RNA sequence: GGAGUCGGCCAGGUGACCGCGGCGGUGCACCGCACCGCUGAGGAAAGUCCGGACUCCGCAGGGCAGGACGCUGGGUAACGCCCAGGCGCGGUGACGCGUGGAAAGUGCCACAGAGAGCAGACCGCCGAACGACCCGCGCAAGCGGGUGCGUGGUGAGGGUGAAAGGGUGCGGUAAGAGCGCACCGGCGCCGGCGGUGACGCCGGCGGCCCGGUAAACCCCGUCCGGAGCAAGGCCAAGCAGGCGCGUUCGCAGGUUGCCCGCCAAGCGCCAGGUAGGCCGCACGAGGCCGGUGGCGACACCGGUCCCAGAGAGAUGGUCGCCGCCCGCGCCGCAAGGCGCGGGCACAGAAUCCGGCUUAUCGGCCGGCUCCCCCC
RNA sequence: GGUCCCGUCAUCUAGCGGCCCAGGAUGGCAGCCUUUCAAGCUGUUCACGCGGGUUCGAAUCCCGUCGGGACCACCA
Repeated sequence: GGAGUCGGCCAGGUGACCGCGGCGGUGCACCGCACCGCUGAGGAAAGUCCGGACUCCGCAGGGCAGGACGCUGGGUAACGCCCAGGCGCGGUGACGCGUGGAAAGUGCCACAGAGAGCAGACCGCCGAACGACCCGCGCAAGCGGGUGCGUGGUGAGGGUGAAAGGGUGCGGUAAGAGCGCACCGGCGCCGGCGGUGACGCCGGCGGCCCGGUAAACCCCGUCCGGAGCAAGGCCAAGCAGGCGCGUUCGCAGGUUGCCCGCCAAGCGCCAGGUAGGCCGCACGAGGCCGGUGGCGACACCGGUCCCAGAGAGAUGGUCGCCGCCCGCGCCGCAAGGCGCGGGCACAGAAUCCGGCUUAUCGGCCGGCUCCCCCC
Repeated sequence: GGUCCCGUCAUCUAGCGGCCCAGGAUGGCAGCCUUUCAAGCUGUUCACGCGGGUUCGAAUCCCGUCGGGACCACCA
């Protein structure tokens, strides 16, 4: 200098004028209006996909079913999140991606193919065994040779397929084959060592060589009561009741589904009325700074700050200057300068918080890797 | 704001791992029939919302995303 990888951060700045929400103050002081001051979106406020806080549910009990998650250890209020590690795969590398069990059982594996799950014989190879036929010898029984015709052998080679039951070599054989052996790879068992553990390393034994699929049923382990701020509480206003089921344990209803158990007097439908106020609701698993512990996620301690909040819902608009980017024109050998025009994303709180995912113009900073050049 | 459900030709739908480059009906287009129209017959056109993943294989299973729909106030 180039290429790459990982992480963190910002989300145009500023001035003037006009406008909006909330709170406080002052004035007029009945509603309200005017003025002044302070304050007013995000990294995702989004999707509502997970996890919690909070609130309610005449009870939060048991069993079955169901759902979610899934290597190990840790963090956390909790999680499907985060951190660190193990193993496998990809990459020269920084790094990225994946993750229980298929040697418990069941199911499925289309088409093609001979054969697809206690494998299989289409081509090929073989002629050992039995039979057939031919030839030779022999009186005969039979013996020897041949043909590859039948029964057969084979799982090396071809071919099919996503997948065909380890690989290389030697032996062996009629031909072959873990059939035997050597080495390599995998698996299982035993022992030792290291590690909290996943797991790793070493040694020995066993030819054990075993397909894939659990985002198929399933098995194992962990977790899960339900509903959701339109939860729920208080006040005010207004109207008109009717029908059905139920009232002491039984199929009214609730307990998400089923069974048991429990509960209390209500529940459902139709009709009617109100679309008002206050609380919940803005101090919190809170932000920032520093220290300590930890590889880290994070925890603890000290200091400091108060930081939107409502209603169908405010946080905006215009102009100027500056910054960045793009296009065009002019000047200049060039670096570049000047002028004109355009652009500066995604989006937007609604009970709150921790995550994940998705959208996003452009820019800044840092760690690390590879390549080239120079000293 | 919350909860739940659904996306397959232009429309209504079938299919729920392979026999599906997706079947049927209505429609569109062309032809036949008819003097012409309708009806009828024949042929043809047209789709799994989108992107990833699992699997040998996805309309179907999983995840994300986009779009659409339904329901939920209080009083008594």